[in-house]
């Protein structure tokens, strides 16, 4: 330098044939329980989807450009 894949709460992910409030688990916080801690149960907060632009009535999803990571080729 070329090709392909990936990028979604703090972490790992579902959703990637466009359509109301973006899913789950772990973690965090609060409550119940306990002498206390842990476990368990209940509840809550936390992301508008890597960035910009475009298409569309409507974009996490489609298109273009860019950035980052991984793999392969040179």
């Nucleotide at each position: 330098g070329g090709u392909g894949c990936u990028g979604u709460g703090g972490u790992g992910u579902a959703g990637u044939c466009g359509g109301u409030u973006a899913u789950c688990a772990c973690g965090u916080c609060a409550g119940u329980c306990u002498u206390a801690c842990a476990c368990a149960c209940u509840g809550a907060a936390g992301g508008u989807c890597c960035c910009c632009a475009g298409u569309u009535c409507g974009a996490a999803c489609c298109u273009g450009g860019g950035c980052a990571g991984c793999a392969c080729c040179a």